[in-house]
Context: one part of a larger RNA
RNA sequence: UGACGGGGACCCGCACAAGCGGUGGAUGAUGUGGUUUAAUUCGAUGCAACGCGAAAAACCUUACCCACCUUUGACAUGGCAGGAAUUCCGAAGAGAUUUGGAAGUGCUCGAAAGAGAACCUGCACACAGGUGCUGCAUGGCUGUCGUCAGCUCGUGUCGUGAGAUGUUGGGUUAAGUCCCGCAACGAGCGCAACCCUCAUUCGAUGUUGCCAGCGUAAAGUCGGGAACUCUUCGAAAACUGCCCGUGUAAGCGGGAGGAAGGUGGGGAUGACGUCAAGUCAGCAUGGCCCUUACGCCUGGGGCUACACACAUGCUACAAUGGACGCUAACAAAGGGCAGCAAUACCGCGAGGUGGAGCGAAUCUCACAAAUGCGUCCUCAGUUCGGAUUGUAGUCUGCAACUCGACUACAUGAAGUCGGAAUCGCUAGUAACCGCAGGUCAGCUAAACUGCGGUGAAUACGUUCCCGGGCCUUGUACA
Numbered sequence: 001u002g003a004c005g006g007g008g009a010c011c012c013g014c015a016c017a018a019g020c021g022g023u024g025g026a027u028g029a030u031g032u033g034g035u036u037u038a039a040u041u042c043g044a045u046g047c048a049a050c051g052c053g054a055a056a057a058a059c060c061u062u063a064c065c066c067a068c069c070u071u072u073g074a075c076a077u078g079g080c081a082g083g084a085a086u087u088c089c090g091a092a093g094a095g096a097u098u099u100g101g102a103a104g105u106g107c108u109c110g111a112a113a114g115a116g117a118a119c120c121u122g123c124a125c126a127c128a129g130g131u132g133c134u135g136c137a138u139g140g141c142u143g144u145c146g147u148c149a150g151c152u153c154g155u156g157u158c159g160u161g162a163g164a165u166g167u168u169g170g171g172u173u174a175a176g177u178c179c180c181g182c183a184a185c186g187a188g189c190g191c192a193a194c195c196c197u198c199a200u201u202c203g204a205u206g207u208u209g210c211c212a213g214c215g216u217a218a219a220g221u222c223g224g225g226a227a228c229u230c231u232u233c234g235a236a237a238a239c240u241g242c243c244c245g246u247g248u249a250a251g252c253g254g255g256a257g258g259a260a261g262g263u264g265g266g267g268a269u270g271a272c273g274u275c276a277a278g279u280c281a282g283c284a285u286g287g288c289c290c291u292u293a294c295g296c297c298u299g300g301g302g303c304u305a306c307a308c309a310c311a312u313g314c315u316a317c318a319a320u321g322g323a324c325g326c327u328a329a330c331a332a333a334g335g336g337c338a339g340c341a342a343u344a345c346c347g348c349g350a351g352g353u354g355g356a357g358c359g360a361a362u363c364u365c366a367c368a369a370a371u372g373c374g375u376c377c378u379c380a381g382u383u384c385g386g387a388u389u390g391u392a393g394u395c396u397g398c399a400a401c402u403c404g405a406c407u408a409c410a411u412g413a414a415g416u417c418g419g420a421a422u423c424g425c426u427a428g429u430a431a432c433c434g435c436a437g438g439u440c441a442g443c444u445a446a447a448c449u450g451c452g453g454u455g456a457a458u459a460c461g462u463u464c465c466c467g468g469g470c471c472u473u474g475u476a477c478a
Base pairs, nucleotide, nucleotide: 001478002477003475004474005473007472008471010469011468012467013466015462016461019425020424021423022422023421026315029312030311031310032309033308034306035305042053043052064301065300066299067298070295073127077126078125079123080122081121082120083119086103087102088101089100090099091098092097107116108115109114129290130289132288133287134286138284139283140279141278142277143275145273150189151188152187153186154185155184156165157164158163169180170179171178195267196266197265198264200236201235202234203233204232206230210225211224214223215222239261242255243254244253245252246251317418321377322376323375324374325373326372328371334365335364336363339358340357344353345352346351384415389410390409391408392407393406394405395404431454432453433452434451435450436449437448
């Protein structure tokens, strides 16, 4: 000087407390451990691994296993020789591949002979290739403490020196934020602001959007309108600016006006560093290793196994509910051409036929659902719950056996609110409700990322638990 203390003082955070809802019990889903297996590819492992890499494992993917092949190779550059490329038809085989036949003569230069480019085949060698090892050789990227308020430097001064000072102290703040004081005076990286978005107004803009007043048949449908909503562009607006109190000041408490008030809400943004944290399987890369194999091709299987254990989400156990009807209301944000697909017709339905319109403020996915009204159910393993299983189907796709989703009928399991323990959340939040997207032929999505609808309770307070900041003290630790 740090680190540590079941030392002390001060301060903060959904850290506790006050509340609301869960997890832990059940079924099934997904991931992991374990076990099994020819293989169940590999990585991730307290917080910070475990719905993680994977924003899609039937084949492919695919790295694993078995079998069948191949050795200048699936891919790149170079030499020699031959042939344009390419297309079609057989035979063997699970396919990769092997083998036979037919057609075919292009482009550039050149008078021609011929030469060249691209592509294909054969031969030999340099080489290719490796998801093989090392993340403790690395780059890059990322997690974490933590959006915590810290981390440092120059000069000066003090100290023999390691170092100290500044950065401590008194206040204040979300903040090393600012004020005052001070052997310090300044400065840098962080904080804040500048960026995006939401909330208000004004100006401009009026189509595919809008419809107040005017006309018009049912419909903003049309004529028309440019007010309103909205779209996009630009501008204004918030600064403790004003008032009162308090304080030396910084500021704090209250008030006015205002759409918004003291960082207005949300996002992006992550200092010096820590964990030899994670990643050689995104990519790149040193070294090592394989080179008729640890490379490459193909078919099939596996990654989907299943006494069990854990993690994360789903659905429930019901009456604040379930079923049916009214199809009676109200969104936002997205996607769409190998695409989204209206109206219509067929089917109980998944879906099928067909195809208007739309590269989309125009058409479409697309009926939002919770909600409201009416009827039934009346506390029961039930008209709760939906696992499982049988039969018949639909769709995608060469192909749904291993191993897809969905539909109809039948079947109707566990489960009656969950031990110890434990998690999230302070407002348009929690909780409840649906909608969309990416990946994608299809899908295991109940995941993830967004979007809106309905919309709470509680916070006395900081004694305690956890994490953190600052000062101080002890230390046989570095």
This is a predicted structure of a 478-nucleotide part of an RNA (small-subunit ribosomal RNA, 3' major domain) from an uncultured bacterium. Its mean pLDDT, the model's own confidence on a scale to 100, is 85.